[in-house]
Molecule: Bacterial RNase P class A
Organism: Cocleimonas sp.
RNA sequence: AGAGUUGACCAGAUAAUCGCGCUUUUAUUUUUCUGUUAUCAGUUUGAUAAAAGGGAGGAAAGUCCGGGCUCCAUAGGGUAGAACGCCAGAUAACGUCUGGGCAGUGUGAGCUGAUGGCUAGUGCAGCAGAGAGAAGACCGCCACAUUACUUUUUUUAGCGGUGUGGUAAGGGUGAAAGGGUGUGGUAAGAGCGCACCGCGCAACUGGUAACAGUUUGUGGCAAGGUAAACCCCGUUCGGAGCAAGAUCAAAUAGGAAUACUAUUGACGUGACCCGCGUCGUAUUCGGGUAGAUUGCUAGAGGUGUAUGGUGACAUAUCAUCCAGAUGAAUGAUUAUCCAAGACAGAACCCGGCUUAUAGGUCAACUCUACCU
Numbered sequence: 001a002g003a004g005u006u007g008a009c010c011a012g013a014u015a016a017u018c019g020c021g022c023u024u025u026u027a028u029u030u031u032u033c034u035g036u037u038a039u040c041a042g043u044u045u046g047a048u049a050a051a052a053g054g055g056a057g058g059a060a061a062g063u064c065c066g067g068g069c070u071c072c073a074u075a076g077g078g079u080a081g082a083a084c085g086c087c088a089g090a091u092a093a094c095g096u097c098u099g100g101g102c103a104g105u106g107u108g109a110g111c112u113g114a115u116g117g118c119u120a121g122u123g124c125a126g127c128a129g130a131g132a133g134a135a136g137a138c139c140g141c142c143a144c145a146u147u148a149c150u151u152u153u154u155u156u157a158g159c160g161g162u163g164u165g166g167u168a169a170g171g172g173u174g175a176a177a178g179g180g181u182g183u184g185g186u187a188a189g190a191g192c193g194c195a196c197c198g199c200g201c202a203a204c205u206g207g208u209a210a211c212a213g214u215u216u217g218u219g220g221c222a223a224g225g226u227a228a229a230c231c232c233c234g235u236u237c238g239g240a241g242c243a244a245g246a247u248c249a250a251a252u253a254g255g256a257a258u259a260c261u262a263u264u265g266a267c268g269u270g271a272c273c274c275g276c277g278u279c280g281u282a283u284u285c286g287g288g289u290a291g292a293u294u295g296c297u298a299g300a301g302g303u304g305u306a307u308g309g310u311g312a313c314a315u316a317u318c319a320u321c322c323a324g325a326u327g328a329a330u331g332a333u334u335a336u337c338c339a340a341g342a343c344a345g346a347a348c349c350c351g352g353c354u355u356a357u358a359g360g361u362c363a364a365c366u367c368u369a370c371c372u
Base pairs, nucleotide, nucleotide: 001368002367003366004365005364006363007362008361009360010359012337013336014335015334016333017332018331020055022053023052024051025050026049027048028047029046033042034041035040057343061354062353064352065351066350067349068348069241070240071239072238076274077273078272079271081237082236083235084234085233086100087099088098089097090096101115102113103112104111105110116232117231121230122229123226124225138171139170140167141166142165143164144163145162146161147160149158150157179197180196181195182194183193184192198221199219200218201217202216203215204213205212206211245294246293247292248291255285256284257283258282259281260280265279266278267277268276301322304317305316306315307314308313
């Protein structure tokens, strides 16, 4: 100087003018109720004006997981089904996160993992190939017999064909072929024997563990791959959802029809069964009303500091309140600056994951080249 890896932060800024919605205070006015001899006071529902304070995100998106909260509801057990799947932790919980192990990958910093079991069983792997899983003899190699030819002192020696037997070291096929290298041995070979490597089992050592080993001993050991194949094993698992639910007001037709109807019935918020509960239930047609309040933002809160921990996080403490709309609020104009503004707008709330994303800033680490 260049090229990378990992983590974190910001998400246009400033000023002026006009405008929008929420909260608080003050003033005026309106409405409800109560007290009071009256005036008036308190309370309550709105409106107007002024002042003060706050007013969309890192993903608010997706609706993929997990919960808080509300209701079913007074609960339970089983079967099926679904999710997760190495070890140890964090968390309210999770299919999330942190740190390790193992495996793959990159020169490296790093990245990725749908990471239990194939000796419980059943499947799948076309074609080729002798043979593809308790899976083999095509070409070869060797021995014997026989036969033709050549040769020889001699059925001696050599070679071709045929038949029988042995073999899996060499070659071929294939993505993959009954461990590898060497050596001895054999008719020729083969873990057939041996040495080393590999593999299985046991012990020892280290580690909480998953696991690991320049450790020791033992066994010639070999029946592969695939479970995001069916399956087996272990752990966990009610549903519906703020359009949940609660309160007030208003209105009508307390309407009509059909079916079942008491423990041998019907109905009850995942499926089915048992159990439990209730006593009428279910369906269709027709008619009326649909406004207001609440839920609704003070939280498993966020930020700062200290301590503990490798870390995710935890504990303590100081200060503090940071949107609550309801056809849906933060916009418009001007000026300056600059990195010239991307992806993009809360609707009960929170913890994650995934996806989209212009530009800028900071820190640590890796590799390459050059100089000292």